[in-house]
RNA sequence: ACGCGCUGGCGGGAUUCGGUGAAAUUCCGAACCGGCGGUGAGCAGCCCACACAGGCUGCGCAGCCCGCGACCCGGCUAUCGCCAAUAGCCGGUGGAUCCGGUGAGCGAGGAGCACCUCGCGACUCCGGAGCCGACGGUCAAAGUCCGGAUGGGAGACAGCGCGC
Numbered sequence: 001a002c003g004c005g006c007u008g009g010c011g012g013g014a015u016u017c018g019g020u021g022a023a024a025u026u027c028c029g030a031a032c033c034g035g036c037g038g039u040g041a042g043c044a045g046c047c048c049a050c051a052c053a054g055g056c057u058g059c060g061c062a063g064c065c066c067g068c069g070a071c072c073c074g075g076c077u078a079u080c081g082c083c084a085a086u087a088g089c090c091g092g093u094g095g096a097u098c099c100g101g102u103g104a105g106c107g108a109g110g111a112g113c114a115c116c117u118c119g120c121g122a123c124u125c126c127g128g129a130g131c132c133g134a135c136g137g138u139c140a141a142a143g144u145c146c147g148g149a150u151g152g153g154a155g156a157c158a159g160c161g162c163g164c
Base pairs, nucleotide, nucleotide: 002163003162004161005160006159007158008157010155016030017029018028019027032143033133034132035068036067037066038065042059043058044057045056046055047054063131064130072092073091074090075089076088077087078086079085097129098128099127100126101125105120106119107118108117109116110115135147136146137145
């Protein structure tokens, strides 16, 4: 370093202006927000005698690419003989993107060591136009207000133990 286990704290942002109305931070117009892991043509460093070739390492700008989490539903087990509830495990459900550009790189053909042509090539880059957002509540329909929630949580980090 890696694997397994335990412990610890950490771990989500956003309603502003105008309009209508008896009433809306909920509707209409404009504005505002974007959890976690992966991927990633970006950045930096290292190795090989040198190198634009090759190899390696670290970091990293995706709401709508692939997954995860919150919410909701179900099953099993335990507390517990029953109901309910809670916890653990397992399963289900679970939103949204296109167009143009660039061209790292890849492939094919020609040529013959200098190159040339064609095709593919980023939903992450650049430009443009769009779209999405649990449940319950509410004088009126909520991504943003209030509530479950001083909760849960993907996960990143730190410490300790064991293995190798």
Model confidence (mean pLDDT): 77 of 100. A computed fold for a 164-nucleotide RNA from a Micromonosporaceae bacterium, annotated as FMN riboswitch aptamer (RFN element). Taxonomically the source falls in Micromonosporaceae (Bacteria, Bacillati, Actinomycetota, Actinomycetes).